Context: one part of a larger RNA
RNA sequence: GAUGAACGCUGGCGGCGUGCUUAACACAUGCAAGUCGAGCGGGGAUAGCUCUUCGGGGGUAUUCUAGCGGCGGACGGGUGAGUAACGCGUGGAUAAUCUACCGGCUACAGGGGAAUAACAAUGAGAAAUGAUUGCUAAUGCCCCAUAAGCUCACACUGCCGCAUGGCGGAGUGAGAAAAGAUUUAUCGGUAGCCGAGGAGUCCGCGACUGAUUAGCUGGUUGGCGGGGUAAGAGCCCACCAAGGCGACGAUCAGUAGCCGGCCUGAGAGGGUGACCGGCCACAUUGGGACUGAGACACGGCCCAAACUCCUACGGGAGGCAGCAGUGGGGAAUAUUGCACAAUGGGGGAAACCCUGAUGCAGCAACGCCGCGUGAAGGAAGAAGGUUUUCGGAUCGUAAACUUCUAUCGACGGGGACGAAACAAAUGACGGUACCCGAGUAAGAAGCCCCGGCUAACUACGUGCCAGCAGCCGCGGUAAUACGUAGGGGGCAAGCGUUAUCC
Repeated sequence: GAUGAACGCUGGCGGCGUGCUUAACACAUGCAAGUCGAGCGGGGAUAGCUCUUCGGGGGUAUUCUAGCGGCGGACGGGUGAGUAACGCGUGGAUAAUCUACCGGCUACAGGGGAAUAACAAUGAGAAAUGAUUGCUAAUGCCCCAUAAGCUCACACUGCCGCAUGGCGGAGUGAGAAAAGAUUUAUCGGUAGCCGAGGAGUCCGCGACUGAUUAGCUGGUUGGCGGGGUAAGAGCCCACCAAGGCGACGAUCAGUAGCCGGCCUGAGAGGGUGACCGGCCACAUUGGGACUGAGACACGGCCCAAACUCCUACGGGAGGCAGCAGUGGGGAAUAUUGCACAAUGGGGGAAACCCUGAUGCAGCAACGCCGCGUGAAGGAAGAAGGUUUUCGGAUCGUAAACUUCUAUCGACGGGGACGAAACAAAUGACGGUACCCGAGUAAGAAGCCCCGGCUAACUACGUGCCAGCAGCCGCGGUAAUACGUAGGGGGCAAGCGUUAUCC
């Protein structure tokens, strides 16, 4: 000098930040991912229309929606357990790859079919839930057609390269598409190419400690063939060979998320990785796949385990390292707040809905910055305190007193920007910021230190006691070093102490 700090004493205001560093301990409760009726059939509500054999039937408009279906739940948010690794950083490779939504271009969308949830009926279960039978729709599923282009096979050919090879051209054969909705403006669907953004994989180099860890390795190292993947590869498998790594530190052990940065320092360097940003990993523990453009998936599924809860004992339910909040641990870390007004995200044609992302507010001197606690005059140098050589000295222009001012706070009045979109409407914050007014010095100073280092001295008390102390050291009867007082010094809404880094 610095800190995500804590502790002691003290504490007026504002702005901007920051706030479980410990138990990746366990969690009550609420919320944190939905949306689309302009994909589909059904059901309900409201209003009014119509037919009627008066039982009821039909149709319209508005609206709500459990289910099927679509898109999104792979983003956003959290944490740092694991990881010494191509995980990260940096520079490359991909002639070994994928990419929903978005943008551009091209070509299309013809015909048919079978189901199923919802629903109804029946029966099972305490519940969670589940069974059978029957009916039905679609942008759900299947079949046929068509194929500019695409994929595969065969054979021809041009150009190029980086070894396998890559890019194209014309040909034959085979294969694979589609979906509609509507208020008629549009929004969608299928195939192909390109782009943008995103992702996967591989490589060079770089970054901890220990040799009181010296040898390690059997899918191990390589080959041939096959499987597998979007994609290269022992990634996996069969067979064959016997290799591969290591004192330039393998293996083992310990520790640790990495970086941009941050702190310090003249720099080199050292330390560190909170907040913010990028990447990675994880989601009670371990394992697994499904769906999907994308996951081996925090608020999805299955299995096992521990724990908690419900139970009619047969069986079920759960996962805060999301936001609040609780217990526990700890020196220690906040509200079970408001709003989607803004920014951004998901869905939707839109209106809009959702959004503990976010914007705000609350708490905390935790930090940085700013402001205030008055200003000028005022000597009888008052009273009082302390001290004294009793003359005085000092607190001290300090106070009183006079004049002035009103920042902040309190009071009264006004009152935003942030709001953009064709217009209108639309503000959680917030009657906040800010402005004006009236009016009172009123409501606002402490903490540490004064032996040397180190800025600041006397008196009394104590008497190696009580105590102080960062180091040297003080204290045993005049202690500037202990305690108190007066005075002084330093910082100041803080001041000291402790811890840690330079």
Small-subunit ribosomal RNA, 5' domain from an uncultured Eubacteriaceae bacterium, 502 nucleotides, folded computationally. Its mean pLDDT, the model's own confidence on a scale to 100, is 86. It matches the Rfam family "Bacterial small subunit ribosomal RNA".